This is a predicted structure of a 72-nucleotide RNA (transfer RNA) from Paenibacillus roseus. Model confidence (mean pLDDT): 82 of 100. NCBI's taxonomy places the organism under Bacteria, Bacillati, Bacillota, Caryophanales, Paenibacillus.

C1' cells in the first nucleotide's frame, strides 16, 4: 500500500428499516436463625464520529477514527 472483519449498558454479546434487548455486574426489597443460592424491582445507552437516502436508520449508502486478521 491492497483486501476483509469488528466498534451497541461497567463487562460479554444479541438485534438485517418500525418503541434499543439479554446475560453478568451495581443498588433496593422478599425469602433464611445467619451465609450462600433463589425471586421481584430499579438505575445505567446521544448504537465509534460526520454526512446522505427514507415518513422512519443500530440496520442501507459515502467519508472518517481505532482495533484485529490476511496479502504484498
Nucleotide at each position: 500500500g491492497c483486501g476483509g472483519a469488528a466498534a451497541u449498558a461497567g463487562c460479554u454479546c444479541a438485534g438485517u428499516g418500525g418503541u434499543a434487548g439479554a446475560g453478568u455486574a451495581u443498588u433496593g426489597c422478599c425469602u433464611u436463625g445467619c451465609c450462600a443460592a433463589g425471586g421481584c424491582a430499579a438505575g445505567g445507552g446521544u448504537c465509534g464520529a460526520g454526512g446522505g437516502u427514507u415518513c422512519a436508520a443500530a440496520u442501507c449508502c459515502c467519508u472518517u477514527u481505532u482495533u484485529c486478521c490476511g496479502c504484498u